[in-house]
Overview
The RNA shown here (SAM riboswitch aptamer (S box leader)) has 103 nucleotides and comes from a Cyclobacteriaceae bacterium. Taxonomically the source falls in Cyclobacteriaceae (Bacteria, Pseudomonadati, Bacteroidota, Cytophagales). Its Rfam family is "SAM riboswitch aptamer (S box leader)". Its family is annotated with regulation of gene expression in the Gene Ontology.
């Protein structure tokens, strides 16, 4: 960096350092000197990979958390496009994030 598949309404923060930004982009709306980003430490959440057991052997069920990732303000913070509608709700799509695989 390409593509494929799955998931995205739940869950889980303290300390140190740092010193003005951050929430992907754009528009909103928020967070932030009662201390942003980044970095470090410790803790936690979850269960994609993983481990074990069972069976109806599957895209299965249940349990676990040593290891590889991920995550720990707000639904992916909201929106955008299509269908729909008086307006909504709702469904789908796009974009993005993460995982597993793949070029």
């Nucleotide at each position: 960096u390409u593509c494929u598949u799955a998931u995205c309404a739940a869950g889980a923060a303290a300390g140190g350092u740092g010193g003005a930004g951050g929430g992907a982009a754009c528009g909103g709306c928020c967070c932030u000197g009662u201390g942003a980003a980044g970095c470090c430490u410790u803790a936690g959440c979850a269960a994609c990979c993983c481990u074990g057991a069972c069976c109806c052997c599957g895209u299965g069920u249940c349990a676990g958390a040593a290891g590889g990732u991920g995550c720990u303000a707000a639904u992916u913070c909201c929106g955008g496009c299509u269908u729909g509608u008086u307006a909504a709700a709702a469904a789908g799509c796009a974009a993005g994030a993460u995982a597993a695989g793949u070029c």